[in-house]
Molecule: transfer RNA
Organism: uncultured Spirochaetaceae bacterium
RNA sequence: GCCGAUUUAGCUCAGUGGUAGAGCGACGCUCUCGUAAAGCGUAGGUCGUGAGUCCGACUCUCACAAUCGGCU
Repeated sequence: GCCGAUUUAGCUCAGUGGUAGAGCGACGCUCUCGUAAAGCGUAGGUCGUGAGUCCGACUCUCACAAUCGGCU
């Protein structure tokens, strides 16, 4: 230098155009003599950045950035 993959909650990851979700974690409540476990609930997201297409974009297109891999 060229090619590819990935980027979504604190962490690990779903989500193929129509209200952003799960598990774990955090917090609260119930239960218990108390703790753990269990059950119920709550909070937490400029969906990497910027543009474009579309009535509508996490999703499609382009550029850039970061991480990883391959080729030279």